[in-house]
Molecule: Bacterial RNase P class A
Organism: Bacteroidales bacterium
RNA sequence: GCAGUUGGUCGUUUUGUCGCUAUGCGUUUUGCGCAGAGAGGAAAGUCCGGACAACAUAGAGCAACGCCCUUCCUAACGGGAAGAUACCCGUGAGGGUAUGGAAGCAAAGAAGAAAAUAACCGCCGCAGUUUCGUACUACGGUAAGGGUGAGAAGGUAAGGUAAGAGCUUACCGGUGCUUUGGGUAACCUGAGCAGCUGUUUGCCCGGCGUGUUGCAAUUCCGCGUACAUCAAGGUUUGAGGGCGGCUCGUCCGAACUUGAGGGGUAGGAAGCUAAAGUUGCGGCGUGAGUCGUAACGCAGAUAAAUGACAAAAGCUCGAAUGUGUUUCGAGUACAGAAUCCGGCUUACAGAUCAACUGCUUUU
Numbered sequence: 001g002c003a004g005u006u007g008g009u010c011g012u013u014u015u016g017u018c019g020c021u022a023u024g025c026g027u028u029u030u031g032c033g034c035a036g037a038g039a040g041g042a043a044a045g046u047c048c049g050g051a052c053a054a055c056a057u058a059g060a061g062c063a064a065c066g067c068c069c070u071u072c073c074u075a076a077c078g079g080g081a082a083g084a085u086a087c088c089c090g091u092g093a094g095g096g097u098a099u100g101g102a103a104g105c106a107a108a109g110a111a112g113a114a115a116a117u118a119a120c121c122g123c124c125g126c127a128g129u130u131u132c133g134u135a136c137u138a139c140g141g142u143a144a145g146g147g148u149g150a151g152a153a154g155g156u157a158a159g160g161u162a163a164g165a166g167c168u169u170a171c172c173g174g175u176g177c178u179u180u181g182g183g184u185a186a187c188c189u190g191a192g193c194a195g196c197u198g199u200u201u202g203c204c205c206g207g208c209g210u211g212u213u214g215c216a217a218u219u220c221c222g223c224g225u226a227c228a229u230c231a232a233g234g235u236u237u238g239a240g241g242g243c244g245g246c247u248c249g250u251c252c253g254a255a256c257u258u259g260a261g262g263g264g265u266a267g268g269a270a271g272c273u274a275a276a277g278u279u280g281c282g283g284c285g286u287g288a289g290u291c292g293u294a295a296c297g298c299a300g301a302u303a304a305a306u307g308a309c310a311a312a313a314g315c316u317c318g319a320a321u322g323u324g325u326u327u328c329g330a331g332u333a334c335a336g337a338a339u340c341c342g343g344c345u346u347a348c349a350g351a352u353c354a355a356c357u358g359c360u361u362u363u
Stems, first nucleotide, its partner, number of pairs: 001359010012313007020038001023035005040334001044345002047343005052214004059248004064210005069083005084099006100205002104203005120146002122142004127137003154172006173197002175194005181188002218270004227261001229260005240252003277296008314332007
């Protein structure tokens, strides 16, 4: 100097004119005037977790769904931090996927004899035939050699056998159990015993967790009316209902319940922004975070305000050349609160900071 990896920050500024709104003050209080804060890192997706509200109390069980290595953080989470083991990508810094379970059941295209009760070629034994070549046939034994395949009953060597085989032995791999040392732990390292010895996925099982609905939740005020209609069921022998499905329990329930027909209203206030809040400094912690202290307190609309235009500048790209903070042209990302908060996922022109990696060159 170029190219990358990881983690952060910013993501336009100024002036002028016109316009909108919360709130506050004044007023002639219907008007109007002045001041004046005012959309994000994701406000998006609606995928998770909650706060809050209602359902009489939210009770039990089943089904269903979610999570599953270890330790910690958090109000909580299927989230985050740090780590462990296995596998994969990258020269590297780094990045990604997975993770409970003894036994059993099922499946695994095609190729192949056969995908776990294996026998195509082959090897051995024995009987027969025989052209006398161990050639052919039948029976029995075999899984060491060969072939197919991603994978064929763990590998190498020796002994043994009719021929072979963990059949036996030695060393090694895997699995299980015991144990020294290290670690909070998952696990790592070393030693020993066992001949136990195919893989993947799903079913199945175990542990923990989940009441539901959702600000169009819900609470209050005002206006207004008509059910004296029809049908079915029911009246303590309990219909129906109690906000995901089913069962049990329990409670409400008689001027009742459901359906049809008919009538009236749709306005206002609250919820609504002080938050598991933000920022500075200090302590603890590898870290996510946490403790203490100080200051701030940051939109609240309701068909939905938070803007439009103009000029200049900043930044990026291109061209020119007079090489000068020059001239000209083009562009300036993703995007818009609606109860609020903590996460995850997705989108993003460009600028900048820190640490680390690779390549090249000079000193």